[in-house]
Context: one part of a larger RNA
Formats: sequence, structure tokens, C1' cells
RNA sequence: GCCAACGAGUUUGACUAUUCCGUCGCCUAAGCCCUUUUGGGGUGGAGGCAUAGCGAAAGCGAGUGUUAAAAGCGCGAAAUAUGAUGGAAUAUUCAAGACCCGAAGCGUGACGAGCUUACCAUGACCAGGAUGAACCCGAACGAAAGUUAGGGGGAGGUCCGAACCCGUGAGUCGUGCAAUCCUCUGGGAUGAGUUGUGGUAAGGAGUGAAAAGCUAAUCGAGUUACGUAAUAGCUGGUUCUUCCCGAAACAGGUUUGGGCCUGGCGUCUAUUAUGGAGUAUGGGGGUAGAGCACUAAAUAGAAAUCCUUGGAGCAAUCCAGGUUUUCUAAUUAAACUCCGAAUACCAUACUUUUAAGAUAGGCAGUUAGACUGUGGGGGCUAAGCUCCAUAGUCAAAAGAGUAACAGCUCAGAUCAUCGUCUAAGGUCCCUAAAUUAAACUAAGUGUUAUAAAGGAGGUGUUUUGCCCUUGACAGGCAGGAAGUUAGCUUAGAGGUAGCUAUCUUUUAAAGAGUGUGUAACAACUCACUGUCCAAACUUUUCCCUUCGGGGUUAAGAGGGGUAAGAUGCGCCAAAGAUUCCCGGGGCUAAAGUUUAAUACCGAAGACAUGGAUUUUUUCCUUUUAUUAGGAAAGAGUGGUAGGGAAGCGUUCUUUAAUCAGUGAAGCAGGAGGGUAACCGACUGUGGAGAUUAAAGAAGUGAGAAUGUUGGC
Repeated sequence: GCCAACGAGUUUGACUAUUCCGUCGCCUAAGCCCUUUUGGGGUGGAGGCAUAGCGAAAGCGAGUGUUAAAAGCGCGAAAUAUGAUGGAAUAUUCAAGACCCGAAGCGUGACGAGCUUACCAUGACCAGGAUGAACCCGAACGAAAGUUAGGGGGAGGUCCGAACCCGUGAGUCGUGCAAUCCUCUGGGAUGAGUUGUGGUAAGGAGUGAAAAGCUAAUCGAGUUACGUAAUAGCUGGUUCUUCCCGAAACAGGUUUGGGCCUGGCGUCUAUUAUGGAGUAUGGGGGUAGAGCACUAAAUAGAAAUCCUUGGAGCAAUCCAGGUUUUCUAAUUAAACUCCGAAUACCAUACUUUUAAGAUAGGCAGUUAGACUGUGGGGGCUAAGCUCCAUAGUCAAAAGAGUAACAGCUCAGAUCAUCGUCUAAGGUCCCUAAAUUAAACUAAGUGUUAUAAAGGAGGUGUUUUGCCCUUGACAGGCAGGAAGUUAGCUUAGAGGUAGCUAUCUUUUAAAGAGUGUGUAACAACUCACUGUCCAAACUUUUCCCUUCGGGGUUAAGAGGGGUAAGAUGCGCCAAAGAUUCCCGGGGCUAAAGUUUAAUACCGAAGACAUGGAUUUUUUCCUUUUAUUAGGAAAGAGUGGUAGGGAAGCGUUCUUUAAUCAGUGAAGCAGGAGGGUAACCGACUGUGGAGAUUAAAGAAGUGAGAAUGUUGGC
């Protein structure tokens, strides 16, 4: 891990509710008597419930309590078999182990010091080497005290180092050789040393050179039995089927926040008659918006008030301010309002929908919510953030779309059909289904949800001004001058550092100069001018004509150029870690984007046909009875927690009826039947009991509990 078996709402008492049964006031308990004795029958009214309430009570009584009260008020009577009472069943609750398994722990009594800690008694053990204390001896020197050197000696929690004891560092091992070992290395090794044997001390106690260490692989309180099924607001598990309905994740309270109580929301029963939506009418409001009339904030200007605040100056004075107020202009506000919606809310009427509503009672579950849109608070107008309100979906909802994707879009699965039509979304291929018309885009932009400020002779559409065959615009050629080097400044300032002015002349034109440049000039260039070149027409009036055409007039159209805008689609800006975010292939007069039109595909949606079932209404049959059955029509039949209804199966008991050696149960298979749990003819095996109907009683259904036991 798999398989099999076992494995969890039980029993007793009590209250309440519902259903059924007995009686009409109901019922007996213990005890006793009888008996065919796990039982049955009788007796027994002690007592319980009901029959009257009110008051704390005395008490009074259809009343009573309060009170001074005859007033008022509270609770009662005036009331019904829809009742009372006893029993049974079912359901919840309470008390008990109370659905099952699960603590760490607490208490009581015992058992442990053969491990280990300390102590007591009695024994044992410590190779070898080194150092060389006290003390002793004689010697030398000295007057002596004494000093020096030598010899002996053998002290020490002394040194090195085996046995022995320990366990420092590393390695190894880590389903080991081993529930602490092994190897190398290391510490102590005459001492507070090590060790044998015997003994003493223990559970809130011992022992402890103290680590809460050790007290038998167990220690911040040993082990063991019992109390004991301790308790567990916690985790896990809790076993057959179908049908009807179907939540909540909110409010208040809580030593409360992952628990509980009451209400809200669900379901069932009974009784009632509302409820929802739309329209109209009548209400109150102070939000959105708006506004500045109040409150407060803030900007500019003008005027005034007060302060003398700062700077310059010898001073006069000048410049820059500050405070407060008024006026003008233009503003801001959740805690501003002279104003003020839409919605929402309340009420009435009508219309429509239909049973959603209400009351009483039984039984719940829920009170960790999630995202999306909208209105807000917090945060950074951050978060798959957080907190409210409001709506939806998920939760408890499958199906289609979105590549995939609880919370987005469409749409709510009773069952069947190789039937039909659509929704969202799609129609080149993967992949079901498409064509047409007009534009735009050239960036693979895009086909995806999303990119900014800023930049740009990308390109389409469009508006306006100006110029143009008396020649625009671009380009080529040429000129671009004189007073004058304008004045000032300056070392210099000559168009071109800076300041001031910005005239006049010659001209076709030329600024007291648009840039480059120089130390300053110079040089180049621009404005401006000439010239070369050269930029569609159509219709029409009149004239000329060499019939080719030319001129002219008017109208239309808008040709060439330039400048400033508006707008569509594109470009740059644009950097992320595997190739990458078009789902992929791929796509360019698209298979992209915009506009218009018509088809088609597309879901468990709708429709069609048939079946099942719930409920309402009607009809028929039937019954003591809206009791049971049938038919038609209408409306339904997703579902977690949960409520309700009806059934299947297992074991045993009672009664009745059956089957069985001509083969019971069990086992293997199984036509067929039932919405399902399941039933099952028949066949084989097996070899002795089994089943059905109506009732009753439960050790009554397993896939999960790190479940228990067995097997593999």
C1' cells in the first nucleotide's frame, strides 16, 4: 500500500411539541393476593394532573392585589371536545461517559539506589623516568654571627608518561558493530585519585564541587495500578435510496473575537389574507450638482487704517514691506449653504402578477465570506490591500464564450432524441460557420487587456489666410551698395561683446543688418532685387481668322505654391531574465482597423416529440371522511449547511401461510423487472434448513477516523 472482517446519535429518567389509541374528569405507585412464573391477572386512589384566581403573605375569592380610596391600574373570570387526563411512537432539549477516537495533566496507594548521585563499612590498584623542599652529616672560610660548596635525604592536590580513569578536536557511523560505538588526537595519572563487595538515603521526596544534573535506555517532578470512558469552546471520522423546499457568513450582547445566546435569513404544521411590480397623486428631506447670502480658506488690483519693520541716502526723500478694514474681479469647502435634483423611502388609488405576505408553534443551520460594477472612508485616487453602502455572480451552479482561468459575458442541467431556432461569442486552417460594398493602415501596427510626457517634411481627410503666366515656389546665374568704422562704451567694438538710436542717399534691390567667422578688420551667408526656367481646364458672350486657331467677356471648377490650424490611422520614445504573452499556423486592396448590409455557426437556453415526478384547478369513479384511485389543463422539478416526505435492505421475535435430499442456506453467473436503494426466473456448485405476508424489536447499511485485527 491493497484486500477482508470489526468500527461511531445509544439507554434510562424528566419537560415540551406532533401523530395515534383509551376514558370523560383521567391515572394508579409501593405493597398484597392468585397464577401455566424473564411473564400474566386482580387488588390497592397513598399520591399526581385537571376542576379558580389574586396576593410576598395573613388572607379573600369571580374576583383579587395596590391604596386613605368605592378612583385608576396590574393579573384573572365572563370561552368553545380546537378540551382534560393516561399510554405508545417520533422529534428536540436537560441530567447522566451521552455520536466515536484523541491529550498534556491532577489525585491516592504501591514498586524501585543490581543504572546513576552522595555517604558509611571493609578490601584492592597506580610500569618507568624527571625535579630534588624540610631535615641530617662532615668540609672550607670566619673571632663569632654566619656564609659557600659538597654528600646524604626524599617532600609535592610537582613534571613527562603506560596500566587505570576521563572524553578535547576531527573523521567515521547515522535502517550503525553500537538506542552514543569505532579511529586518530587529547586531559588526569600519590590524589578533592581509581575500583570490588556489602549497606544507607526517593517522588514535591532523595542526592547534587549546581548542569534543574541524576534517581534502572524514563525526569522542570520516576514507574505502576486505580479514580477514569478525567476534561478537550480543539482536530479527525460518522456507513442505504429517491422525492419537495432550501440558507448564512449580518445586528445586539458576551474575560467575547476560530465559542455561545437572542434577533435576521431556511424548512415543516396549523390558521389567516395579504405581498411584489408598474402608473398616477400626495408627502418630508438637504445628498449629487450648483452657489458665495452665512462660517472659514485663498489670489490679484484699488483705497484706507495702524506699525514704524528692512535697505539706500548727510538730509530731504526714495524703494521694499507688515497688520486690519472696505470695494472690484475671479475662486475653494466632509464637519459652509441664498439654492437644489435623479433615485430611494412613506401613504392612497388604479392596473397587473399571482400565493411571494402575516400570525402561532416544532426543527434547524449560519454569524472566517470571495470577487466584479457603482458611491465613499483609510492607503500613495498603491495592492489579488483594508473598512462601509448598493447590485450581481461564486459560495451552494453544471452548460457555451473568454487559448487555459470559483467571483467576468451569455445562460439556470427532470429524463431521452444522429430533431429545429437562437444568446454571448464567432465564420482562412487547427475548429462548427462568410460573403458583399466603401475607406484607412505599411508599422507585422494590428489580429491582445495596457503604455506617458516629449519628438518627427509618415500618410489620409478637412478649415482658413496669403502669393501666382503682369511668371508664384524651389533651383541656377548675378547683385546685395553709399554717407559710415552710425553714436556711446572699449585696449579694440569697423552690420554681427554690450548700451542708445535705427536715419538719409543711389537704386531693380540691399537691415545702421539673419547667422558663421576675426584680437579687431577681412572672408562667407541671409533678408531684399534682376534674370533663366516654368505651374491643367470646362462651358459661355462678342470679335478676328490663313479655318489650324487667336483675342475678349462671364460663369464653373479649383490647377501651382506657401503659412497656420483641426482630425483619422501609423512612427520614435519602448530595457528582464528558456523561444513568447496574436493560443498556434499564418495573415498586408487582410484573415488588421473604421463604416454599412445580409447570411450562417453556436449552449444542458427556447421550441418539437415522448416518458417520469411535485403542486394548483377542474372532471370522473370510490369512501363514514377532500378517503383512495384515474384523466385533462396550468405552473414547476441545479443545489452545500439544513428542514420535510416516501421507501430499499440486514438480524431477531410473534401470528398466519409456504418451500425444502425430486436438494434449503451460502457461493458463481444471470434472462428480465424497478426512478433508485434493490428484486430476480433459470443454470452450476453446495449438502440442511429457508422464505413470504402482517406486525413488533434493534449490537441495522463503511471508503476515508496517521482507525483496530488478520492476510498478502